[in-house]
A computed fold for a 1539-nucleotide RNA from a metagenome, annotated as small-subunit ribosomal RNA. Rfam family: Bacterial small subunit ribosomal RNA.

């Protein structure tokens, strides 16, 4: 320190689980010893019997009992016994009195504070103790004991009489005491003992201890009050009338509503009151790295209790565990009237329970009480005892020993392993055992000297010093010595993985394991047993409970986009948080001091037990608290100020923000009114529906509600729901700019208030269209649905109500910071252009008026002027837009940093930080049940458990799937040809039958399959009937050669008589050898029994699809991914090209074989162009040119032009060529899937049989036959069927065979035998085709089953059961429903022919040549297949997965007419002892007084009424979990077939 567990695998998030510590523990199994601890956790249940509190004679009055002394008496042995008598002594029952019975010992039920624990405080007592002060004169009368009587069973109790005190009561005296009205007034006592002494023998006196009274100081103890902390539960939100304050009284040791009387209206509470559960608190003890968590035994401290409740007495002190009184409940005793008790002391008992011990010794120490002591008491205490109940420490032997023994167990049968472990041989003796010795725990009191104090004293006493006898329960003590002998001492879990440690047998989802995960259905490392190993040991396992591991409640130390988890939204109260600057002050904060934090405990150093455990000194700690002093930098307060944050004013600006009024058009609809006719509507298809009563359609009009097309936009506005015609009006906010102001005024928010989509309610409205529910039609196994046609609530408005949403951005709010790009909306600012309006000003120029010049004069011109204006050019401005630029706020897309499990976020963050709410803790149960609020009501908000699983989730990856997408392919489909389904039959199978119908193949991929051939054989199956070392193999022993031939029996196997007959090799022989045969005896033979889910080989199938994969490298936490994807391309992952990949392997192609042309060789059995001869046959010579045969070569490569293409791969056309783009056929089958097939070719591991599941005979089956299905064959006719006649192949086989000619027979065949081990003979005429003829559309001259009767061949045999042939018969069948098969060319179809098997037997299988088409437009659709993509809740991978409902069984829970209990609250009747007040009456020695009795009042139990809350239970009843194979559907996950 982690580790198992969701997934086919990955990463995260999440639970359960393990590993470890620990205990007052319990149960199995075992068990030797000792040390020191511990030991009713349950019934505070009930107890038997013992013991646990007494003591003092130095307080008394005595003398019952027990010793002594003393008197008198009596027997008499004269020193002994009885008998009286007598407190005289030692001493003492019972009484009176004193202390003490409040410690000490026990429990842990109450109690959430009258309690504990830390820290203080004042207004109090305190016996015994310790210091100091003063007294202690002087009287007086009862009363128990005791006697006398009486009562009662008893327990006890009444009277009368006598007696004493340190009992009890006045009286005098008192003050640093107590009260005071400041004058004063009240309270005490007790004596006894030792010494001297003195004496009236009665007692006095001195003097020491002890005791007494009073006071004060002290001490130690106890009593109160204060602050702070001390479990859960809001499904417990309000409590309280003596409360809460006050004043007066009373009361207490004492402060206080502690009690009363009167005023007042307070107190407490969300920082949790009350109420309800639960619990004794602490030091501590346990775990934990720590902070935390969890106990509160043992041992300390405090507190409460003492059969339940109440209660006072007595005392210094109690409302008293072994005291009293009453009430209760229980036990007991009784004589029935009445009494008595209280183990939570210490043993013990019954009972409860998994469970907890002796009816012990002792007061030797310690410590208590009493007493002057001596001394008693003393279940407190030491101590034994009993428990492996914990902890510790020792033993149970050391060494050597290999023949690696024996057995035991595994095995490749070699051999390993237990295991040097035993045996054997040499040692030692701890602890038991036996015998002997033997410390300490003991010191003090007592006696007895000495010395000192008080004192007059040598007495007495006290303190000290010595001496001196004596005092142990444990105890047979610890320790020590001696003897004897390996002797008397190992046991538990575990071994699949976590988590150390492995085989064999048994069993066969069975019996069982099991902490999680899971084992176990014939090969179990997981059950059970064994060997073996492996941890740990007097113990080891398991069981329960606590912490840990759990960062799995997170203060230290987590999280809320999508895994659980952010409130629907805002608005605000309390709370937390809070800007810059000075001063202050010192609450927080720091920092030293002091006091306290009990001892024990932990821890660090010593120290004691032969170590340790344990025990003991000392120190460190105890992180708190308290109080003082200091600092002042943060927070805090206070005070002054500032302005960066907040807000206000001005001025703009955009906007489907919000309310309320009104106006509009277009569209459906409906009426009216015209044209007009027969369909309209819908739908996949269709029918309901409308419509001749005149509709759909069309044209005009009217009326009436909703709803606002275009613009429109990842456009705007709002805090969210949300907001879209138009205009007015009232009104909210945002955002820009430039000054001024205010002066922290902010941020966020628990309750709390308001907003709040759409359904839904409630009242009146309105209702065009749409349109739950309903009706109808369809569609379907069904269709309460999807799709048609109708249609009501609803949608609309007005006012209230509900208050929830996938109310999402599945992303709370607010500040700050932190690269960049690109958009779009709304403002501001700068620069450009455009326009547009007006100004200034130049020139130029029109018109109009006036003037002037020139001219006589008018005109006309030309100048000057002045008014309208026209072009034109500058200047400086407004406006609107449009472009860049910048800067502000919003809204989008991308993308670095970083952040994230990964998605994927990224300045509008999920990044970096800070402040505050809100919520979460593994699924289901449960958006759920009671309750409580809330609502009219549906409901809504709040919110459990019991039970039940080991996961349930999230991202992302690789596949497989899809009634997703897209490209592509195949006889896939489309286009054709021919066929099966429809007859017979013939063959296989299912299925029934059977003694047996052997067995095996069962979707594509069994079914004319294994079977290339069942009559017998084969043959595995059935009957019968036989054998047993066996029908076969090897080995061994005995005998014989083997072998033939014959006879009987028998269905045969077989069993049996005879006969015949002696080889082969070595050796002289003898006799051995090899081979066979017979006996016999043991290993073993043998088995088509089982398991193809144990295998090996070998096959099938996707699929001759184009895939399937590795090495580096790169990207990713990861698992993967990349390459192998992309564009072309191809029959192909074939090539090209491009690319974080770059090469390679196995597929593909090509090498192989055959076919097709051509050439070379070589010509017998082959051929015959040409030449000769001939009987006319390549027969003969000859010849090898041809054809041919079979060896070897060529030839085909997109080589070659042209077009497309990226100038490439490639393709399209074309030329040559016998043959064109893989020429056509074949052989060749990637990584892999189906647990596919076969254990019956063969091999095999396990299992099973062994006089049988083995062999062997002889018959029978396999051939059975109502019935389905598969593959065929032959039909159905005329493209035909018959009869006659003619032609042309190929590829085979052949000796136990092929068998010619020729003859016989109607034929199957016979007969015959020539010839061939075959390019020679031979099977062997090939049909289909040609040529005549006939038959003419019919159950036929089509078809030929069927059955009869004859016959031939094969064979030992053809009945069950062959095959052929001859006559004769002459069945269905007239082209086949639905549905489905093959085939793209030398194919289909259509004709034969041969081979394998084989004695016979072939429609069948496998070969072979003849004759020879039709189609293909294309890829929508059907099946299959390949490739990218996407989607998924599948991964056994869609033949998946998984949902509600009945149905059946368990299990817990709710609800319930009620019933019984428990605690409680209110009101009220009662009221015991008991207190406290009064008091008529009785008593009484002492008396302002007491007792008794009586009256009031308060009061435990108890009763009655009525509420609250809890528990149990409860006919029925609701839902919910679980449960190999139960019904109905198919809701969801792929477009899940309706997203």
């Nucleotide at each position: 320190a982690g580790a198992g567990u969701u997934u086919g695998a990955u990463c995260c998030u999440g639970g359960c689980u393990c590993a470890g510590a620990u205990u007052g523990a319990a149960c199995g199994c075992u068990g030797g010893c000792g040390g020191c601890a511990c030991g009713c956790c349950u019934a505070a249940c009930a107890c038997a019997u013992g013991c646990a509190a007494g003591u003092c004679g130095a307080a008394u009055g005595g003398c019952a009992g027990c010793g002594g002394g003393g008197g008198a008496g009596a027997g008499c042995u004269u020193g002994c016994u009885c008998u009286c008598c007598u407190g005289c002594c030692g001493g003492c029952g019972a009484a009176u009195g004193g202390c003490g019975g409040a410690c000490g010992g026990g429990u842990g039920a109450g109690u959430a504070a009258u309690g504990c624990g830390u820290a203080g405080g004042a207004a109090c007592a305190u016996g015994u103790c310790c210091u100091a002060g003063a007294g202690a004169g002087g009287g007086g009368g009862a009363u128990a004991a005791c006697u006398c009587g009486g009562g009662g069973a008893a327990a006890c109790u009444c009277g009368a009489g006598c007696u004493a005190a340190u009992a009890c009561c006045g009286c005098g005296u008192a003050a640093u005491c107590u009260c005071u009205a400041c004058g004063g007034a009240g309270c005490a006592a007790a004596g006894g003992g030792g010494g001297c002494a003195a004496u009236u023998u009665a007692u006095u006196g001195c003097u020491c201890c002890c005791a007494c009274u009073u006071u004060a100081g002290g001490g130690u103890u106890g009593g109160c009050c204060u602050a702070c902390g001390u479990u859960g539960g809001a499904u417990u939100a309000g409590c309280u009338a003596g409360u809460u304050g006050g004043u007066a009284a009373g009361g207490u040791a004492a402060a206080g509503g502690c009690u009363u009387a009167c005023c007042a209206a307070g107190g407490c509470g969300a920082c949790g009151a009350u109420c309800c559960a639960u619990a004794g608190c602490u030091g501590a003890u346990u775990u934990g790295a720590g902070a935390g968590g969890a106990u509160g035994a043992u041992c300390a401290g405090c507190c409460a209790c003492a059969c339940u409740g109440g209660g006072a007495c007595u005392g210094a002190g109690a409302c008293a565990c072994g005291g009293c009184c009453c009430a209760g409940a229980c036990u007991c005793c009784u004589a029935c009237g009445g009494g008595a008790g209280g183990c939570a002391g210490c043993a013990g008992u019954g009972g409860g329970g998994a469970a907890u011990a002796u009816u012990g010794g002792a007061c030797a120490a310690u410590g208590g009480g009493g007493g002057a002591a001596a001394c008693c008491c003393u279940g407190a205490u030491c101590c034994a005892g009993c428990g492996a109940u914990g902890c510790c420490g020792c033993g149970u032997g050391u060494g050597u020993g290999a023949a690696g023994a024996a057995g035991g167990c595994c095995u490749a049968u070699g051999g390993g392993u237990u295991g040097u472990a035993a045996a054997g041989c040499a040692c030692u003796u701890u602890u038991a055992g036996u015998g002997g010795g033997g410390a300490g725990g003991a010191a003090a009191g007592g006696c007895u000297a000495c010395a000192u104090g008080u004192a007059a004293a040598u007495a007495a006493u006290g303190u000290g010093u010595a001496g001196u006898g004596g005092u142990g329960a444990c105890g047979u003590u610890a320790c020590c010595c001696a003897c004897a002998g390996a002797a008397a001492a190992a046991g538990c879990a575990c071994c699949g993985g976590c988590u150390a440690a492995c085989u064999c047998c048994g069993u066969g989802c069975c019996a069982g394991c099991a902490g999680c995960c899971g084992c176990g259905g014939u090969a179990a490392u997981a059950c059970g047993g064994a060997g073996g190993g492996u941890g740990c040991a007097a113990g080891c396992g398991u069981u329960a409970a606590u912490c840990g591991g759990a960062c799995u409640g997170a203060c230290u130390g987590g999280g809320c986009g999508u895994a659980a988890a952010g409130g629907g939204c805002g608005c605000g109260u309390a709370g937390g948080c809070g800007g810059c600057u000075u001063a202050u002050c010192a609450a927080g904060u720091u920092a030293g001091a002091u006091g306290u934090g009990a001892a024990a405990u932990u821890u660090c150093g010593g120290g004691g037990c032969u170590u340790a455990a344990c025990c003991u000194c000392g120190g460190a700690g105890c992180u708190g608290c308290a109080u003082c002093u200091a600092a002042a930098a943060c927070u805090g307060a206070u005070a002054a100020g500032c302005u960066a944050g907040a807000g206000u004013u001005c001025a703009g600006u955009a906007g489907a923000g919000g309310g309320c009024a009104g106006u509009g058009g277009a569209a459906u609809u409906u009426c009216c009114a015209g044209u007009g006719u027969a369909g309209c509507g819908g739908u996949g298809a269709a029918a309901u529906g409308c419509g001749u009563a005149g509709a759909u359609a069309u044209u005009g009009g009217a009326a009436g509600g909703a709803a606002c097309a275009u613009c429109a936009g990842u456009g705007g506005c709002g805090a969210a729901g949300g907001c879209g015609a138009c205009u007015g009006u009232c009104u909210g906010g945002a955002c820009u700019g430039a000054a001024a102001c205010u002066g922290a005024c902010g941020c966020u928010g628990a309750g709390g208030c308001g907003c709040g989509a759409a359904a839904g309610c409630g009242u009146g409205g309105g209702g065009a269209g749409c349109g739950a529910a309903c009706a109808g039609g369809a569609u379907u196994a069904g269709a309460u649905a999807c799709c048609c046609u109708g249609g009501u609530a609803g949608u609309c408005c007005a006012c209230g109500c509900u208050g929830u949403a996938a109310a999402c951005g599945a992303u709370g709010a607010g500040u700050a910071c932190u690269a960049g790009u690109u958009g779009u909306c709304g403002g501001g600012c700068u620069a450009g252009c455009u326009a547009c309006u007006g100004g200034u000003u130049g020139u130029u120029u029109u018109c109009a008026g006036a003037g002037u010049g020139a001219u006589a004069u008018u005109u006309u011109u030309a100048c000057u002027u002045u008014g309208a204006g026209a072009a034109u050019g500058a200047c400086g401005a407004g406006u609107a837009g449009c472009u860049a630029g910048u800067u502000u706020g919003g809204u989008a897309a991308c993308g670095c940093a970083g952040c994230u499990a990964a998605c994927g976020c990224a300045c509008u963050a999920a990044g970096u930080a800070c402040u505050c709410c809100g919520c979460c803790u593994g699924g289901g149960g449960a958006u759920u049940a009671c309750g409580g609020c809330c609502g009219c009501a549906a409901g809504g908000c709040u919110a459990a458990a019991a039970c039940u699983c080991a996961a349930a989730g999230g991202a992302a990856u690789u596949g497989a799937c899809g009634g997703g997408g897209g490209c592509c392919c195949g006889c896939a489909c489309a286009a054709g040809c021919g066929g099966u389904g429809g007859a017979a039959c013939a063959u296989g199978u299912g299925g029934u039958u059977u003694a047996a119908u052997u067995c095996g193949a069962u979707g594509c991929a069994a079914c004319g399959c294994g079977a290339a051939a069942a009559a017998c054989c084969u043959u595995a199956c059935c009957u019968a009937c036989a054998c047993u070392u066996g029908a076969c193999a090897u080995a061994c022993u005995a005998g014989g050669a083997a072998u033939c031939c014959a006879g009987a029996a028998g269905a045969g196997a077989u069993u049996u008589u005879g006969g015949a007959g002696u080889g082969c090799c070595a050796g002289a022989a003898a006799u051995g050898g090899a081979a066979c045969c017979u006996a016999g005896a043991u290993a073993c033979a043998g088995g088509u029994g089982c398991u193809g889910c144990a295998u090996g080989g070998c096959u099938g199938u996707c699929g001759u699809c184009a895939g399937c994969u590795c090495g580096u490298g790169u990207c990713g936490u990861g698992a993967g991914a990349u390459g192998u994807u992309g564009g072309g391309u191809u029959a192909a992952g074939u090539c090209c090209c491009g690319u974080a990949a770059c090469g390679a392997g196995c597929g593909c192609a090509a090498c192989c074989c055959u076919u097709g042309u051509c050439c070379u060789u070589a010509g017998u059995u082959g051929c015959c162009a040409g030449c000769a001869u001939u009987u006319a046959a390549g027969g003969u010579g000859g010849g090898c040119a041809c054809u041919u045969u079979a060896a070897g070569g060529a030839g085909a490569c997109u080589g070659c032009c042209g077009g497309a293409g990226a100038u490439a791969a490639u393709u399209c056309g074309g030329a040559g060529g016998a043959a064109g783009g893989u020429g056509g056929g074949g052989a060749c089958g990637a990584c892999g899937u189906c647990a596919a097939g076969u254990c019956a070719u063969c091999a095999u591991g396990g299992c099973c049989c062994u006089u049988a599941c083995g062999u062997g005979u002889a018959g029978g089956g396999c051939u059975a036959c109502a019935c389905a299905c598969g593959u065929g064959u032959u039909a159905c006719a005329a493209u035909g069927g018959g009869u006659g006649u003619u032609a042309c192949a190929g590829a085979g086989g052949g000796a136990g065979g092929c068998g010619a000619a020729g003859c016989a027979g109607u034929g199957a065949u016979g007969u015959g035998g020539a010839g061939c081990g075959a390019a020679c003979c031979u099977c062997a005429c090939a049909a289909a085709g040609g040529c005549a003829c006939u038959c003419u559309u019919a159950g036929u001259c089509c078809g030929g089953a069927u059955u009869g009767c004859g016959g031939u061949c094969u064979g030992c045999a053809a009945c069950u059961c062959g095959a052929c042939u001859g006559c004769a018969u002459g069945a269905a069948g007239u082209u086949g429903g639905a549905a489905u098969c093959g085939c793209u060319a030398g194919u289909a179809a259509u004709c034969g022919c041969g081979a394998a098997u084989c004695a016979g037997c072939a429609u069948g299988u496998c070969g072979c040549g003849g004759u020879g088409a039709a189609u293909a437009c294309g890829u929508u659709c059907u099946c299959g297949g390949g490739c990218c993509u996407u989607g998924u809740a599948c991964a056994c991978a869609c033949c998946g997965c998984c949902c509600g409902u009945c149905a059946c069984a368990c299990c817990a829970u709710g609800g319930g007419a009620g019933u019984g209990g428990g605690u409680u609250g209110u009101a009220c009747c009662a009221g015991a002892a008991g207190a406290u007040a009064c008091u008529a009456g009785c008593u009484u020695a002492u008396c302002u007084g007491g007792g008794c009795g009586g009256u009031a009042u308060c009061c435990a139990c108890g009763g009655u009424a009525u509420g609250a809350u809890u528990c149990a239970u409860g006919a029925c009843u609701g839902g919910g979990g679980u449960g190999a194979a139960g019904u109905c559907g198919u809701a969801a996950c792929a477009a899940g077939g309706u997203a």